[in-house]
A computed fold for a 156-nucleotide RNA from Geodermatophilus obscurus, annotated as c-di-AMP riboswitch aptamer (ydaO/yuaA leader). NCBI's taxonomy places the organism under Bacteria, Bacillati, Actinomycetota, Geodermatophilales, Geodermatophilus. The sequence was found by an Rfam model in a public genome assembly.
RNA sequence: UGCCGGAUGCCGCCGAGUCGCAUCCACCCGUGGACGCGAGCCGGGGACCCACCUGCACCACCGGGGUGAGUCCCGCUCCCGGCCCUCCUGGGAGCGGGUAGGGCACUCCCAGCCCGAACCCGUCAGCUCACCCGGUAGGCGGCCAGGGGAGAACGG
Numbered sequence: 001u002g003c004c005g006g007a008u009g010c011c012g013c014c015g016a017g018u019c020g021c022a023u024c025c026a027c028c029c030g031u032g033g034a035c036g037c038g039a040g041c042c043g044g045g046g047a048c049c050c051a052c053c054u055g056c057a058c059c060a061c062c063g064g065g066g067u068g069a070g071u072c073c074c075g076c077u078c079c080c081g082g083c084c085c086u087c088c089u090g091g092g093a094g095c096g097g098g099u100a101g102g103g104c105a106c107u108c109c110c111a112g113c114c115c116g117a118a119c120c121c122g123u124c125a126g127c128u129c130a131c132c133c134g135g136u137a138g139g140c141g142g143c144c145a146g147g148g149g150a151g152a153a154c155g156g
Base pairs, nucleotide, nucleotide: 010142011141012140013139014138018039019038020037021036023034024033025032026031027030040136041135042134043133044132045131050126063124064121065120066119067118072098073097074096075095076094077093078092079091080090081089082088101115102114103113104112106151107150108149109148110147
């Protein structure tokens, strides 16, 4: 000096996931752990009214619901079954392509880039005043945060 990795501080991103206070324990006296209480933010349940609740046709046995942007469509491969075969058709898994929608350092527009998951309740829940209950995690990035336009704010 370069490259790779780690720690701490600081700055930031997704997300509701931030802040304050108290008690006890450990011992390196300021840290860690346990258990709480509040504020703020988030979610669920829960009246009147409203909605649904009626009839017909088709398909089927695969309940329904919640958080979340995470829905829906098409194609290919494989497995299962309906019917004796063709045709047709249903469910599941995997791999591609798109898409409603969502995110990217003041905000908006354009451009560009990315996501388009996962989990939970347990046969039960439309909306919903009062009222009741729960959560306050986790995961990432950083010397640019960049390009064009408009508008703010701060500083000079």